[in-house]
Molecule: c-di-GMP-I riboswitch aptamer
Organism: Actinomycetota bacterium
RNA sequence: GAGCGAUAAAGGCAAACCCAUCGCGAGAUGGGGGCGCAAAGCCAGGGACCUCUCAGGAGGCCGCCCAGCUUCCGAA
Repeated sequence: GAGCGAUAAAGGCAAACCCAUCGCGAGAUGGGGGCGCAAAGCCAGGGACCUCUCAGGAGGCCGCCCAGCUUCCGAA
């Protein structure tokens, strides 16, 4: 350095659900919450899925998979 990932250590993120706000909607943001996560960090490039539509298109979602970028710790 690469690979790998433990009932290790220190930290981190936050599903469902509830409240508020925004959006036609899929959903988003903030607060509570905590099912889970070693990339559950970033990214909408490819696929899947979802929404709206005047059917031309316009959007959403990476906590579904792949690609790209970055990255804490160190038992076997």